[in-house]
């Protein structure tokens, strides 16, 4: 200096065009003497960032950033 991936919730991670999900983990409420189980409920994301295609973009194209790997 080339190249390949990754980049959604507090975390770990689904989701190949039609107004975003799941574990775990927080808070409330049941359950218990208490606590933990468990069981019902809440909240919590404009999907790295700017731009382009599209009637519609988390998804496709460019660029930029960060991160991890190759390769010189």
């Nucleotide at each position: 200096g080339g190249g390949u991936g990754u980049u959604u919730a507090g975390c770990u991670c689904a989701g190949u065009g039609g107004u975003a999900g799941a574990g775990c983990g927080u808070u409330g409420c049941g359950u218990u003497c208490a606590c933990a189980u468990c069981g019902c409920a809440a909240a919590g994301g404009c999907c790295g960032c700017u731009g382009g295609u599209u009637c519609g973009a988390u998804c496709c194209c460019a660029g930029c950033a960060a991160c991890a790997c190759c390769c010189a």